RNA sequence: CUUCGAGGGGUGCUGCAACGGAGUUCCGUCAGGCUCGAAAAUAAACCGCACCCAUUCAUU
Numbered sequence: 001c002u003u004c005g006a007g008g009g010g011u012g013c014u015g016c017a018a019c020g021g022a023g024u025u026c027c028g029u030c031a032g033g034c035u036c037g038a039a040a041a042u043a044a045a046c047c048g049c050a051c052c053c054a055u056u057c058a059u060u
Stems, first nucleotide, its partner, number of pairs: 003038005008053006016033001018029005032046001
């Protein structure tokens, strides 16, 4: 650097990094880009904002 798996998902908004196209600036995509491990399986801490669902707990 690359592959795979997990960290429960969906929708909307903005656009840092990154990428692409024109050229020094603009436009577009874009919030798993992070962490842990790797035969399989499992787990922890996290993941901009809002809403919804799921799971769990508490109260009535």
This is a predicted structure of a 60-nucleotide RNA (SAH (S-adenosyl-L-homocysteine) riboswitch aptamer) from Gallionellaceae bacterium UBA5126. The coordinates come from a structure-prediction model, not an experiment, and the mean pLDDT is 75. It matches the Rfam family "SAH (S-adenosyl-L-homocysteine) riboswitch aptamer". Gene Ontology terms of the family: regulation of gene expression and S-adenosylhomocysteine metabolic process.